Context: one part of a larger RNA
This record gives sequence, C1' cells and structure tokens, in this order.
RNA sequence: UUGGGCGUAAAGGGUGCGUAGGCGGUGCCACAAGUCACUUGUGAAAUCCCCAGGCUUAACCUGGGGCCUGCAGGCGAAACUGUGGUGCUGGAGUAUGGGAGAGGUGCGUGGAAUUCCCGGUGUAGCGGUGAAAUGCGUAGAUAUCGGGAGGAACACCUGUGGCGAAAGCGGCGCACUGGACCAUAACUGACGCUGAUGCACGAAAGCUAGGGGAGCAAACACGAUUAGAUACCCUGGUAGUCCACGCUGUAAACGAUGAGAGCUAGUUGUCGGCACGCAUGCGUGUCGGUGACGCAGCUAACGCAUUAAGCUCUCCGCCUGGGGAGUACGGCCGCAAGGUUAAAACUC
Repeated sequence: UUGGGCGUAAAGGGUGCGUAGGCGGUGCCACAAGUCACUUGUGAAAUCCCCAGGCUUAACCUGGGGCCUGCAGGCGAAACUGUGGUGCUGGAGUAUGGGAGAGGUGCGUGGAAUUCCCGGUGUAGCGGUGAAAUGCGUAGAUAUCGGGAGGAACACCUGUGGCGAAAGCGGCGCACUGGACCAUAACUGACGCUGAUGCACGAAAGCUAGGGGAGCAAACACGAUUAGAUACCCUGGUAGUCCACGCUGUAAACGAUGAGAGCUAGUUGUCGGCACGCAUGCGUGUCGGUGACGCAGCUAACGCAUUAAGCUCUCCGCCUGGGGAGUACGGCCGCAAGGUUAAAACUC
C1' cells in the first nucleotide's frame, strides 16, 4: 500500500462557518468527453506461452503462431456519468401568521445570607473536634436588636424540564440580537451534502498591565494526629476566584459514539406546536425535540436497537503490537507557562 477497522480492545478532529476538491433529485431534447462495439495503423528484436523442426537427448538453437492487456486515427451506439438547453417540485430556501425557551450582548434593579464597621441590651465564655489544641474574648467577645458599608452568588420554582454548534446558559426588568419549531402551501426552482488548507468560537487553571476583594481558598504559617505526617482534621491565610482590554487554545472538551440523506416491529413517559372532539385539561391524530423499555438485525461480549452500535449511499478525520513517546530534533504559534506538527536508535 491493499485489506480491515474507530461506544468500552489502537482509532471521531473540542465545536462551528466555509475555500478548493469529492459527491449530488426528477421529465424531455441535443452533443458524444468518459463508456461500449467494429475497423485501420502502430505496439523493434530477444524474453514468455503454444506448435513444428535441428544438434544421439537435454540445456541450447531455428521457423511459424500467440502475447505485447497500450496508444492514435476512422466509422458507429446513446442506457449510464458528463456537458449544453428547456421544464418540474418531492431536496433546499423564501414569504405570511403564530406560540415556546437559564440562547447571546449591554444597561439597570431586588431580597435572603456571610463578613466588617457604629450604637443598644448583656456577661464569661465563644469557637472547633473523634477527642483536643492553636485562635477569639473583661480593651466586653459569642448571643440578640437597630443602623450602615461592600463584594459575590441567585434558595424555593427546578423537572433523565428547556435553550445553544460546542464550550456552556438559572433572581427580576428594559433595550438590541441569533437560532430552532408549528401552521398555510403563496413564491424561487436543485439554489444541495460534505469539507483538506483557512477563519471564528472554545470550561477550568495560567499570563500582561489596571480595578475590585465579602465569602471561599492553591502556596504558606500554626495546632492536632502519627513511628514519621512536607497529608487527611482544625485555626488562620496570599495569589486566585469577580470586572474591563488583551493573550493562552488545552480537558475523562464524553454519548469515550464525525456530518448529511433514505429505509427498517412495537410499548410507555415528558417538552413545544397544530387539528378535531368533548370541554378548560382530558382523549385521539399529526409534526418537531427529549427520556425509559423492547423485536428483527448487529456485536467478542457488555450492550445498541426510528435519538442505532441495524440495512445502504456521499464526504471528512483518525488507527496499524507494548515501551521508548505524544518525547527528541526542526518548523510554526506564544510574553511566559507551554501548545501544535512529530520521529528514530534501543528494548520486550
């Protein structure tokens, strides 16, 4: 490489947008590039295969045929691919009318709680643990009442509930704004799918300079525990956690399951819409999501099973024994931390 694979054995890119490329619904007409048929030329000889002959055989040699699977020209075929033209509406999109939603950004605002400050009441303890001690407290703590400051997070509602491409998103209000869904079937008429390079987004931690800092809390300090205890437990506590500008670009970034399309038994819940019936939340049907079970089928098994890991098609990414190693070197990116691309010797 071929082949075989990628939920858990090695293997789905963290996610999207999209360039090139690959692939692409349906009717008719045309062309004939691909495709197919016939034919002509060429495809050196030797070698190879078959037949016949020559050295006493064989190897070897000679002759004939085949082969040379190819290329080019000519004349045809028109199903499929392609190209051009003209249509279609089922794919895709638009329009109109709707309801749902922690989707995003900005601004404002609310109450509970923790901490701190001030004042009142009040007196000897509080706190903490398995038990303690460090710690706080007669300079009046803890407790309790009133007032104030400030930061962060939003109890109940809350739900295998919802939204988002993923990361993720949760008090309330307003402004701006993205997407999905349903109904109608009015419009466009294949405008589609995928997507190397690229571009954008991307939890937490971390970084640069500036704010902010209530609680929590790496590091650190102390008290315990212990043979020791650089831990688990306790008392403190700084970065950080928060905001705005920029960077980083990684995660068990997980459904460990790429995207799109079609097809393939059922049962049951839930969310959003629509239609009908009764009627004011119930039944039936249908479309779109999200769960549980389960047949065929698949699977090494576990399990998956219309949200497939079933049956097929298109495109991308990735794997190829363990270690060495996601390392070295080099390139690119980064302020750095490092990231990304990515070996070999050697060894079992």

The part of an RNA shown here (small-subunit ribosomal RNA, central domain) has 348 nucleotides and comes from an uncultured Acidobacteriota bacterium. Model confidence (mean pLDDT): 86 of 100.